[in-house]
Transfer RNA from a Eubacteriales bacterium, 71 nucleotides, folded computationally. The source organism's lineage runs through Bacteria, Bacillati, Bacillota, Clostridia and Eubacteriales. The coordinates come from a structure-prediction model, not an experiment, and the mean pLDDT is 80. The sequence was found in a public genome assembly. It matches the Rfam family "tRNA". The family's RNA type in Rfam is transfer RNA.
RNA sequence: AGGGGCAUGGUGAAAUGGCAUCACAACGGUCUCCAAAACCGUCUUUCUAGGUUCGAGUCCUAGUGCCCCUG
Numbered sequence: 001a002g003g004g005g006c007a008u009g010g011u012g013a014a015a016u017g018g019c020a021u022c023a024c025a026a027c028g029g030u031c032u033c034c035a036a037a038a039c040c041g042u043c044u045u046u047c048u049a050g051g052u053u054c055g056a057g058u059c060c061u062a063g064u065g066c067c068c069c070u071g
Stems, first nucleotide, its partner, number of pairs: 001070007010024004018054001026042005047063005
């Protein structure tokens, strides 16, 4: 320099263009002499900027970061 892949809560991952979901974590409660476990509940998310569309996490363009390949 060229090519490819990935980017979603605090963490790890799902999601056929149609209400963004699950597990763990954190926090609150129940239980317990106390704690753990268990159970109930709460909280928190689509890398950035445009475009297409009635509707974008998903499609398109550009950028940023990480990884891989070629030279």